[in-house]
RNA sequence: GCGGCUAUGGUGUAGUGGCAGCAUAAGAGCUUCCCAAGCUUUUAGCCCGGGUUCGAAUCCCGGUAGCCGCA
Numbered sequence: 001g002c003g004g005c006u007a008u009g010g011u012g013u014a015g016u017g018g019c020a021g022c023a024u025a026a027g028a029g030c031u032u033c034c035c036a037a038g039c040u041u042u043u044a045g046c047c048c049g050g051g052u053u054c055g056a057a058u059c060c061c062g063g064u065a066g067c068c069g070c071a
Stems, first nucleotide, its partner, number of pairs: 001070007010024004018054001025043006047063005
């Protein structure tokens, strides 16, 4: 230098154009003599910029970061 893959709450992950879900973590409450466990509830997320579309986490272009390969 070229090519491929990946990027989603604090963490791990699902989501092939139509409400962003699950687990975990954290806060509050219930329960308990206390703790743990359990139950309820709240907080918190689509890497960045642009394009296509009525509508984009998703498709296209560029960029950034990580990993792998080629030279």